[in-house]
Glycine riboswitch aptamer from Cyphomyrmex costatus, 97 nucleotides, folded computationally. Lineage of the source: Eukaryota > Metazoa > Arthropoda > Pancrustacea > Cyphomyrmex. Rfam family: Glycine riboswitch aptamer. Rfam describes the family as follows. This family represents the bacterial glycine riboswitch. The sequence is in RNAcentral, with records from Ribocentre.
RNA sequence: GCAACUCUGGAAAGUUAGGACUUCGCGUCCUGCGCCCACGGUGCAAGCUGCCUAAACAGCGGCGAAGCUCUCAGGCUCCGAUGACAGAGCGGGGAGG
Numbered sequence: 001g002c003a004a005c006u007c008u009g010g011a012a013a014g015u016u017a018g019g020a021c022u023u024c025g026c027g028u029c030c031u032g033c034g035c036c037c038a039c040g041g042u043g044c045a046a047g048c049u050g051c052c053u054a055a056a057c058a059g060c061g062g063c064g065a066a067g068c069u070c071u072c073a074g075g076c077u078c079c080g081a082u083g084a085c086a087g088a089g090c091g092g093g094g095a096g097g
Stems, first nucleotide, its partner, number of pairs: 002092001005089005014033001016032006034076003040072001041070001043068001047063005
């Protein structure tokens, strides 16, 4: 350095419409419309490379990143929760004794 674990910091988007339940709670669930992107996942650039060719170009394929992209998943009601990423800590595999 990398991984796991612990603590800390950490965003976005509906206090949306209707219905049901209700412990009557800013509660829970369902449906519709509207949204978000930072669990997870999708796609791709340069570049490298294969086929074809005397060789090259072109064409067709393969590998190829993300905080980009898609919005599948997930999320959108104060509080709370999730949370990429970051900081601090911690210490892991083998051999011998």

About this RNA: Model confidence (mean pLDDT): 76 of 100. Of the family's consensus pairs, 94% are formed in the model.